[in-house]
RNA sequence: AAACGGCAAACCCGUCGAAAGACGGGGACGCAAAGCCAUGGGUCUACCACUGCACCGCAAGUUGGUGCGUCAAGAUAGCCAGGUUACCGAA
Numbered sequence: 001a002a003a004c005g006g007c008a009a010a011c012c013c014g015u016c017g018a019a020a021g022a023c024g025g026g027g028a029c030g031c032a033a034a035g036c037c038a039u040g041g042g043u044c045u046a047c048c049a050c051u052g053c054a055c056c057g058c059a060a061g062u063u064g065g066u067g068c069g070u071c072a073a074g075a076u077a078g079c080c081a082g083g084u085u086a087c088c089g090a091a
Base pairs, nucleotide, nucleotide: 006031007030011026012025013024014023015022016021029078035084036083037082039081040080041079042076043075044074049070050069052068053067054066055065056064057063058061
């Protein structure tokens, strides 16, 4: 190089989840590790939490509600690095 093959983005349906997203089915944008691992960085999300801010309420305070902000312990291996395993392979 070639061959046998592999995976499956968006989108649709179902299930799970607070969400990000995951899983199953369909589907192919792409992928030579788009196999596996959240260790570092990035990104996404924010149920919970907050001695953060604003507003509203009444039973009036170690108070309730709403919105915003912050936060990874959540997610992403198809963002990057790193680790780890591996098929075919002519000249």
This is a predicted structure of a 91-nucleotide RNA (c-di-GMP-I riboswitch aptamer) from a soil metagenome. Its mean pLDDT, the model's own confidence on a scale to 100, is 86. Rfam family: c-di-GMP-I riboswitch aptamer. About the family: GEMM was predicted in a large-scale screen for bacterial structured RNA regulatory elements.